[in-house]
Molecule: Bacterial RNase P class A
Organism: Gemmatimonadota bacterium
RNA sequence: CCGGUGGAGUGUGAUGGUCGCGACCCGCUUUCGGGCGGGCCGAGGAAAGUCCGAGCUCCAAGGGCAGACUGCCAGGUAACGCCUGGGCGCCGCAAGGCGACGGAUAGGGCCACAGAGAAUAGACCGCCCGCGCAAGCGGGUAAGGGUGAAACGGUGGGGUAAGAGCCCACCGCGCGACCGGCAACGGUGGCGGCACGGCAACCCCCAGUCGGAGCAAGGCCAAAUAGGCGGCGAGACCCGGCCCGGGUCGUUCCACGCCGCGGGUAGGCCGCUUGAGUCGGCGGGCGACCGCCGGCCUAGAGAGAUGACCGUCUCCCGCUCUGCGGGAAACAGAACUCGGCUUACGGCUCCACCGGCGCC
Numbered sequence: 001c002c003g004g005u006g007g008a009g010u011g012u013g014a015u016g017g018u019c020g021c022g023a024c025c026c027g028c029u030u031u032c033g034g035g036c037g038g039g040c041c042g043a044g045g046a047a048a049g050u051c052c053g054a055g056c057u058c059c060a061a062g063g064g065c066a067g068a069c070u071g072c073c074a075g076g077u078a079a080c081g082c083c084u085g086g087g088c089g090c091c092g093c094a095a096g097g098c099g100a101c102g103g104a105u106a107g108g109g110c111c112a113c114a115g116a117g118a119a120u121a122g123a124c125c126g127c128c129c130g131c132g133c134a135a136g137c138g139g140g141u142a143a144g145g146g147u148g149a150a151a152c153g154g155u156g157g158g159g160u161a162a163g164a165g166c167c168c169a170c171c172g173c174g175c176g177a178c179c180g181g182c183a184a185c186g187g188u189g190g191c192g193g194c195a196c197g198g199c200a201a202c203c204c205c206c207a208g209u210c211g212g213a214g215c216a217a218g219g220c221c222a223a224a225u226a227g228g229c230g231g232c233g234a235g236a237c238c239c240g241g242c243c244c245g246g247g248u249c250g251u252u253c254c255a256c257g258c259c260g261c262g263g264g265u266a267g268g269c270c271g272c273u274u275g276a277g278u279c280g281g282c283g284g285g286c287g288a289c290c291g292c293c294g295g296c297c298u299a300g301a302g303a304g305a306u307g308a309c310c311g312u313c314u315c316c317c318g319c320u321c322u323g324c325g326g327g328a329a330a331c332a333g334a335a336c337u338c339g340g341c342u343u344a345c346g347g348c349u350c351c352a353c354c355g356g357c358g359c360c
Stems, first nucleotide, its partner, number of pairs: 001356010013313007021042002024039006044331001048342002051340005056214004062244004067210005072086005087101001088099004102205002107203002109199003124145002126141006153171006172194001173192003177188004218270004228261005235249005277296008314328006
């Protein structure tokens, strides 16, 4: 210098002025509808997706089944399907990246076509032996070739008529011992029939987790209509589906409740922003993160608010380069709030690491 990998920050701004918006606070005023002035604040890193986990609200509270989700180990967290560290496997020269990562000896099921043969399989070509003039026939073989996603161990040697774990060495596989590690796992030996494949993001088994619905949740007030009509009643309703169990009201007049028909209303207020928040310092930890101390309050709209102009600085681009000209870029706007993941994306800044080239 070039290329790459991982991470952090920022998010076309800052500042002053003029006019114009929304919330909150203060003052003045009001015909109580509101108006005027001042202060201060005002869209994101993803606000997107609605995929997980929660807080919060309502359903009274439980047990079981079904169902759903996760799936190596150890930690973090309110929790998670997230994050951190480690292990194993795969990709990459590497820094690093990805992983649907428990079980195939509990059982069921599938492996098309091709191929001789696809799980207790099998001889097409080939190789060897015998018979035969030859065509061919019989026997042996599974090392070589072919088919296929995958061929019932691999490489090398010995042995054989030719071959084969037939025998041997190493690897692999099975059983078992010891050592290191909290563990997942790793390492070193020993013995051995030397052999019975794959798929569980197929059913299934095992371990763990899980009530439901959701701010259009849920409350309060006012107004209006037809204080309407009919039906049910050892019945109705509630606990997502089913069972058990339980609860509330009622039990033959009404009422409660439910179902059906019909009518009225669609207004206002709350929920609504202080939150597992954020910033700084110190300490602990490899890290995610945790503890202590101190500071700060940063949108709450309601058909839904932040726009325009001017000046200066900043940033970016170009050029005739210390000046001039131009520009304000991508993805993209909160609607109950957080922790994550995923997706989209232009420019700039910083840190660490890997590889290559060159120089000293």